[in-house]
RNA sequence: UCCGAUAAGGGCAAACCCGUUGAAAAACGGGGGCGCAAAACCACCGGUCUAAGGGCGCAAGCCUAGGACAGCGGGGCUACCGAAG
Repeated sequence: UCCGAUAAGGGCAAACCCGUUGAAAAACGGGGGCGCAAAACCACCGGUCUAAGGGCGCAAGCCUAGGACAGCGGGGCUACCGAAG
């Protein structure tokens, strides 16, 4: 360094519920705990979700600037611990 144990000390926190914010996706705080060795951080690539605003349309609706997801995959970057190999 790779790697990741029925190791140690710890860490994070899905669904769901409550509150707040937002047009929404969702975020944040509290409870909760499914899981996680980067479930720390970064929207660069792919993907998914959203579409107040904008475009088209008689309408239903469709498209989209933008937004969201790092616990969808890849990539980047930093890091605790140390059995075996």